[in-house]
RNA sequence: UGGAGGAGGCGGGUGUCCGCUGUUCGUCAAUGCGAAUAGAGGAAAGUCCGGACUCCAGACAGGCUGCAUGCCGGGUAACGCCCGGCCGCGGUAACGCGAGGGAAAGUGCCACAGAGAGUAGACCGCCUUCGUCUUUGGGCGGAGGUAAGGGUGAAAGGGUGCGGUAAGAGCGCACCGCUUCGCCGGUGACGGUGGAGGCACGGUAAACCCCAUGCGGAGCAAGGCCAAAUAGGGAAACCGAGGGUCGCCUGUCCUCGCCUUUCGUUUUUGGCGGGAGAGGUUUCCGGGUCGGCUGCUCGAGCCCGCCGGUAACGGCGGGCCAAGAUGAAUGGACGCCGCCCUUCGGGGUACAGGAUCCGGCUUAUAGCCUCCUUCAACCG
Repeated sequence: UGGAGGAGGCGGGUGUCCGCUGUUCGUCAAUGCGAAUAGAGGAAAGUCCGGACUCCAGACAGGCUGCAUGCCGGGUAACGCCCGGCCGCGGUAACGCGAGGGAAAGUGCCACAGAGAGUAGACCGCCUUCGUCUUUGGGCGGAGGUAAGGGUGAAAGGGUGCGGUAAGAGCGCACCGCUUCGCCGGUGACGGUGGAGGCACGGUAAACCCCAUGCGGAGCAAGGCCAAAUAGGGAAACCGAGGGUCGCCUGUCCUCGCCUUUCGUUUUUGGCGGGAGAGGUUUCCGGGUCGGCUGCUCGAGCCCGCCGGUAACGGCGGGCCAAGAUGAAUGGACGCCGCCCUUCGGGGUACAGGAUCCGGCUUAUAGCCUCCUUCAACCG
């Protein structure tokens, strides 16, 4: 000076005029007026994870099913998130990515090509030998040996090299790989190293599956209160019936309404079976209420400093309060400034807007600033 990698931040500001919403104060009783002050995000987005909070009255045990996570250690309220490591892959590197347990529990799949793709091989070749032909180079056929060379393929009975052999082959040897038995280091994943063994049962689990761990449901339109209105409507079954937290089932405990112990809801009628009415439980059909208040923003909150920790993060001290709308507020006009481009006239200024609230992940983003690291070239 370029290319690349990682982290953090901004992404608009300001003045005048007019107009909105909340809070506080004053005025005053008007559907108000005045003053002060505050008024969208880094993703508010996706609705993907985890919770707080609310309701389902509260639990326990067993079985089945479904879903999620998946190396080790730590952080956190928790997580499928974050930090630090290990291993593998990519990259010269800084770094990035990983759906990272198990293939000897079982099942399935590996198309096509190819001789052969898992209790898986001989197409072309190479060697020996016999026969035959011959232009004396060789050709053709049979028998035997071979899997080093070539070909096919995503993948071919470990790889490279040396020796050996008729030609070859772990046939033998060295190194690597693999299996197995130790030792050392580490909390651990794992790493290092030594001995023995010529040594095969390939791959694939974001295929089914196995293993380990975890998981109630619904959601602020949750829930609570007030007011009001319709049709205190109709039908069926039942009378400790029925209902009650769970994806389903079983069992146990328990809870709610009524009754009160020679009971099994209650009244009436009847010789009885029974009838009629009321009440209760459950199910189905139909109708009314689209109103107001609350939940509603002080939080696992934010900022600064110190301490501990490699870090995520934690502890201590000090300071701060930053939307709470409800068919949905934060806008409009004019001017200046910031940033980018410019033919110097001017033009452009991204992605995009709350609705119970937090912690994350993922996706979109014109342009600008700061710091650190790596590679290359040049100069000193």